A computed fold for a 72-nucleotide RNA from Maublancomyces gigas, annotated as transfer RNA. The sequence is in RNAcentral, with records from ENA. Its Rfam family is "tRNA". The family's RNA type in Rfam is transfer RNA. Rfam links the family to the GO term triplet codon-amino acid adaptor activity.

RNA sequence: GCUCUGGUAGCUCAGGGGUAGAGCAUGCGAUUGCAGCUCGCAGGGUCGAUCGUUCAAAUCGGUCUCAGAGCU
Numbered sequence: 001g002c003u004c005u006g007g008u009a010g011c012u013c014a015g016g017g018g019u020a021g022a023g024c025a026u027g028c029g030a031u032u033g034c035a036g037c038u039c040g041c042a043g044g045g046u047c048g049a050u051c052g053u054u055c056a057a058a059u060c061g062g063u064c065u066c067a068g069a070g071c072u
Base pairs, nucleotide, nucleotide: 001071002070003069004068005067006066007065010024011023012022013021018055026042027041028040029039030038048064049063050062051061052060
């Protein structure tokens, strides 16, 4: 230098055009003599950045950036 994969909640990850979810974690409540376990509820993300396509973009395209793998 070239090619490919990935970047989404505090963490691990889904979702691949119709407006974002799960598990764990955190807070509150129920339960318990207290706690843990268990159950319920809640908070938390303008989806790496930007430009474009579209009625509508996390999702499609361009550029950039970060991480990883391969080639030279």